[in-house]
This record gives sequence, C1' cells and structure tokens, in this order.
RNA sequence: GCUUUAUCCAGAGCAGUGGAGGGUUACAGGCCCUGAGAAACUGCGGCAACCGGCCAAAGAUGAUCGCAAGAGAAUCCGAGGAGAAUGGUGCCAAUGCCUGCCCGAAGUAAUUUAUUACCGAGGGAGCGAUGAUGG
Repeated sequence: GCUUUAUCCAGAGCAGUGGAGGGUUACAGGCCCUGAGAAACUGCGGCAACCGGCCAAAGAUGAUCGCAAGAGAAUCCGAGGAGAAUGGUGCCAAUGCCUGCCCGAAGUAAUUUAUUACCGAGGGAGCGAUGAUGG
C1' cells in the first nucleotide's frame, strides 16, 4: 500500500523542549485554532471504540441412555450483555469543523400556469481516519 467489515453529532489534559504553523486525503471555497506559543518530540494524566479475556439466546454436529417418543455430555458458532483500563492498538478543539458528487421536501422569483431558475430541510454515494480480518 491492497481486500472485507464495524464505528465515526458523545467523551477526554497539564507540564517540559521547540519556535510557526495547524485543523486526517487531492485540491478548492469557507470558517476556526495559534507568539497568552502551532507542528513535532518527551513526561505524567485522562477518555473509552475495536481486538484479546468473562457471561451468553437461537442454531449446527452429536458420544451416551432409551422398546420408542425423547433426553443428552462435549464441540463448533455466537445475536447480545457486563466489567475493566491488566494486555494489543487508538484517541484527548469545533459533527471526519462545514461545503464541493447524486437525489431532493418546503419556500422564493419569472412567466409559458405549467415550465425555468434560485435556494436547499433531509437522505445517499465517494473519499478519509481508527480497529479487526485475509492474502
């Protein structure tokens, strides 16, 4: 870097070094943070999403018992749940800060009374970030 998948409107800081940028991608338009100190690095602290760990419905297989109907150890799978920060990551301004691609309610304007244009509540896609899985 690639595939698949889940989440992304909640939550969470203070110091030291540093010295001008930063707000996750490619750019653009906005807007915001920042010499009352950006990015980055370090120390301590915190938040709680996933994996690992614990519990576990339904389902599948089914040793064994039984005349049969049935019962049923164990294993797999696992909707969901609890708790914790012990382990592996992650995160600690603003919705992924907002918008740009598609659909589009209501409204407004002009006239051809039905069309055109503007605006755009909301929805979707795409891209991105993080976790897990696969090769």
This is a predicted structure of a 135-nucleotide RNA (SAM riboswitch aptamer (S box leader)) from Mariprofundus ferrinatatus. The coordinates come from a structure-prediction model, not an experiment, and the mean pLDDT is 79. The organism belongs to Mariprofundus, within Bacteria. Its Rfam family is "SAM riboswitch aptamer (S box leader)". Rfam links the family to the GO term regulation of gene expression. Of the family's consensus pairs, 96% are formed in the model.